[in-house]
RNA sequence: GCCGACGUAGCUCAGUUGGUAGAGCUCCCGCCUUGUAAGCGGGUGGUCAUGGGUCCGAGUCCCAUCGUCGGCU
Repeated sequence: GCCGACGUAGCUCAGUUGGUAGAGCUCCCGCCUUGUAAGCGGGUGGUCAUGGGUCCGAGUCCCAUCGUCGGCU
């Protein structure tokens, strides 16, 4: 230099054919316990990497940029 995959909550990841952004863990509160852990109930948390485009509507499609990983030379 060229090619490909990936980027979504603090962490690990879903999100199907474009139609209201979710789960588990963590964290906070409560129940339970002599107390802790475990268990049970509830809650908080998002510029969907950045910018632009298409569309009535974009996490999803298109383009550019940035980052991570892999391959080729």
The prediction has a mean pLDDT of 80. This is a predicted structure of a 73-nucleotide RNA (transfer RNA) from a Chloroflexota bacterium. The sequence is in RNAcentral, with records from ENA. Taxonomically the source falls in Chloroflexota (Bacteria, Bacillati). Its Rfam family is "tRNA". Gene Ontology term of the family: triplet codon-amino acid adaptor activity.